A computed fold for a 387-nucleotide part of an RNA from Candidatus Accumulibacter propinquus, annotated as large-subunit ribosomal RNA, domain III. Its mean pLDDT, the model's own confidence on a scale to 100, is 81. The source organism's lineage runs through Bacteria, Pseudomonadati, Pseudomonadota, Betaproteobacteria and Candidatus Accumulibacter. Its Rfam family is "Bacterial large subunit ribosomal RNA".
Context: one part of a larger RNA
């Protein structure tokens, strides 16, 4: 100097009980205030135990602390055939046998083989723990590979063809999520009037899956004959010829049905360690109306710049097998490994040296106002920002 400057958004606090050597700051209850296309929830990245529960308050928290994301625990927690990765394919790039070019070192590339930020099988609803769940529990479901029986039967690939397969802008129309209004069921109703009325509180999960095949949207469709394409073959693709046939063939959202006599569910009952505890009962669970940015839609319509590959999956033969293997259908048994899952995640847990007014990709999107995701109010939820 100086007990000064600060003490990190002016959303905001008061009050009771409690515990405790001590409470503005910690618990629990009243009340008041903020956000409310966020200051709510759900994932991705990145953190890597911060998660919950017990004991602690030296230091760390810009003040206090009995309280924490701080200490301490030889204390507890993450449960998968379906979610996601692994796994199969690729793309944009890497690698790179042989090869080519170099004095080398090493470029460069074929074959091929890695590389998702795309493609590929399959799961829903409700309970439950102090802390996980599309994962545990209960219920109803699918999916693959494999083994056996039964029955039918040309099956075969690393080749061949189809698919898979895609751009921007528009409008229009069907639906479904939400959403309101009534009906209906249960509680309550104090003072004057009214007693079939007035207020308040709930009416839901309704799921996947199975079964029906709508609203629509595309293309005619089946036989049969032929053949100089598809590096070989083909019954397949594609080319040409005849024929029957007017509705057939693909798709497709929701919707009814079951799924479901469960389960949820206002409210009530009982226990006792009185606690956000445990154990049972359980009412009504209907319609009309509104209406999506999300389904149908990889749809229609338009336009010019003309908008991945490959594989699973059809399906076509070659070699080759054809009493056998093998393919299809049904039934019935067996498998489904390993990794990640706690917690924060617009943030005091990430990245900025800090519990830092900054930075951080997707998704969900109640109510009244209104053209609207604008704006102010508010639910549900979550906070008052550590003097």
């Nucleotide at each position: 100097g100086a007990g000064u400057a600060g003490c990190g958004a002016u959303a905001a606090a008061g009050g009771g009980a409690g515990u405790g050597a001590a409470a503005a700051g910690c618990u629990c209850c009243c009340u008041c205030g903020c956000c409310g296309a966020a200051a709510g929830c759900c994932c991705a990245a990145g953190g890597u135990u911060u998660c919950c529960u017990g004991c602690g308050c030296a230091a760390c928290g810009u003040u206090c602390a009995u309280c924490g994301g701080c200490g301490c625990a030889g204390g507890g927690g993450u449960g998968a055939g379906u979610c996601g990765g692994c796994c199969c394919c690729u793309a944009a790039g890497g690698c790179g046998a042989g090869g080519c070019u170099g004095a080398a070192a090493a470029g460069c590339g074929u074959a091929g083989u890695c590389g998702a930020u795309g493609g590929g099988a399959a799961a829903c609803a409700g309970g439950u723990c102090a802390a996980u769940a599309u994962u545990c529990c209960u219920g109803u479901a699918c999916c693959u590979c494999u083994u056996g029986g039964u029955a039918a039967u040309g099956c075969g690939a690393u080749g061949g063809g189809g698919g898979g397969a895609c751009g921007g802008a528009g409008a229009a129309g069907g639906u479904u999520a939400g959403g309101u209004c009534a009906g209906c069921c249960g509680g309550g109703u104090g003072u004057u009037g009214g007693a079939c009325g007035u207020c308040c509180c709930g009416g839901u999960u309704c799921a996947a899956g199975c079964g029906u095949g709508u609203a629509g949207g595309c293309a005619g469709a089946c036989c049969u004959c032929u053949u100089a394409g598809g590096c070989a073959a083909a019954u397949c693709c594609g080319g040409g010829g005849g024929g029957u046939u007017a509705a057939u063939g693909c798709u497709g959202a929701g919707g009814c049905g079951u799924g479901a006599u469960a389960a949820c569910g206002a409210g009530u009952g009982g226990u006792c360690u009185u606690g956000u505890a445990c154990c049972g009962c359980g009412a009504a669970g209907u319609g009309a109306u509104u209406g999506a940015u999300a389904c149908c839609a990889u749809g229609c319509u338009u336009c010019c710049a003309a908008g991945a590959a490959a594989a699973g999956c059809c399906u076509c033969u070659a070699a080759g097998c054809u009493u056998c293997a093998g393919u299809u259908a049904c039934c019935a048994g067996g498998a489904g490994a390993c990794c990640g899952u706690a917690c924060c995640g617009c943030a005091a847990a990430c990245c900025g040296a800090c519990a830092c007014a900054g930075g951080u990709g997707g998704g969900c999107a109640g109510g009244a106002u209104g053209a609207a995701a604008a704006u102010u109010c508010u639910a549900a939820g979550g906070c008052g920002c550590u003097u």